[in-house]
RNA sequence: GCGGCAUUAGCUCAGUCGGUAGAGCACCGGCCUGUCUAGUCGGUGGCCUGGGGUUCAAGUCCCCAAUGUCGCG
Repeated sequence: GCGGCAUUAGCUCAGUCGGUAGAGCACCGGCCUGUCUAGUCGGUGGCCUGGGGUUCAAGUCCCCAAUGUCGCG
């Protein structure tokens, strides 16, 4: 220098053919218990790395950039 992949909640990751974003763990609270780490029920939390474009509508499609990673030279 060239190319591929990844970037979504505090963490690890889903998200179909474009139609207003979910799970597990963690955290907070209730129940249970003599107590608690366990069990159980409920809850808080993200406009999806940044910018632009297409569209009635974009996490999803297109372009540019950033960071990480892998490969090629």